[in-house]
Predicted 3D model of a 72-nucleotide RNA (transfer RNA) from Candidatus Sulfotelmatobacter sp.
RNAcentral records the identical sequence in 5 taxa.
The RNAcentral record of the sequence draws on ENA, MGnify and Rfam.
Rfam family: tRNA. By type it is a transfer RNA.
Formats: sequence, structure tokens, C1' cells
RNA sequence: GCUGGUGUAGCUCAGUAGGAAGAGCGCGGGCCUCGUAAGUCCGUGAUCGGCGUUCGAAUCGCCGCGCCAGCU
Repeated sequence: GCUGGUGUAGCUCAGUAGGAAGAGCGCGGGCCUCGUAAGUCCGUGAUCGGCGUUCGAAUCGCCGCGCCAGCU
């Protein structure tokens, strides 16, 4: 330099006929306990950036940026 893949919550990941975002762990609080842990309930918080297409974009297109792999 070229090609392919990938980027969603603090972390690991879902989200596929475009209708507006979820799980587990974590974190905060309550209940429970003499107390801690465990258990249980509630809460918390995110679409890499920009532009375009569309009534509507995490999802489609383009341009960047990061990461991974292959080739040179």
C1' cells in the first nucleotide's frame, strides 16, 4: 500500500426483512443476617465520528478514525 472483517452500557456480547436498544457480569440502593458472603427486588448507564438515502437508520450508501486477520 491492497483486500476482508469489526466498532452497541465500565466489561463480554445480542439486536437480519429499516419502526428507534436488550441480556449476563459490574456499580448504587432496599430486603434478608448478630454481622459478612450468598440469595432476592429496584435502579444505573451505550449505538466510533461526519455526510447522504428515507416519513423514519444500530441496521443501507460514502468518507474518515480505531482494532483484528490475510496479501504485498